[in-house]
RNA sequence: GCUCGAAUGGCGAAAUUGGCAGACGCGCCAGACUUAGGAUCUGGUACCGAAAGGUGUGUGGGUUCAAGUCCCUCUUCGAGCACCA
Numbered sequence: 001g002c003u004c005g006a007a008u009g010g011c012g013a014a015a016u017u018g019g020c021a022g023a024c025g026c027g028c029c030a031g032a033c034u035u036a037g038g039a040u041c042u043g044g045u046a047c048c049g050a051a052a053g054g055u056g057u058g059u060g061g062g063u064u065c066a067a068g069u070c071c072c073u074c075u076u077c078g079a080g081c082a083c084c085a
Base pairs, nucleotide, nucleotide: 001081002080003079004078005077006076007075010026011025012024019065027045028044029043030042031041032040046055047054048053058074060072061071062070
C1' cells in the first nucleotide's frame, strides 16, 4: 500500500436483513429484611435539563417519512496479502 472484519452506557452483550436503540446479564445507587455484613426482594441506573423537552450506536457528510443497519469520507483496532536486497 491492497483486501476483509470490527467500533453501541461503567463492563459483557442485544436490536424482523431500514421502523420505540441499549433487551438480558454484571456492576452501581436507593429502599425492605438483618445487630452488622452477605444472600434475597422492590425500584432506579446513557448524556444535558428543575421540568417540559432535547441529544446520543468511532468522526464528518449523504439517501430516506424513518438509519446502529444502506452509500461516501476519515480515525482507531484486528486478520490476511504485497512491497521493502
About this RNA: Transfer RNA from Spartobacteria bacterium UBA6821, 85 nucleotides, folded computationally. Rfam family: tRNA. Rfam links the family to the GO term triplet codon-amino acid adaptor activity. From the family's description: Transfer RNA (tRNA) molecules are approximately 80 nucleotides in length. The family's RNA type in Rfam is transfer RNA. The source organism's lineage runs through Bacteria, Pseudomonadati, Verrucomicrobiota and Spartobacteria.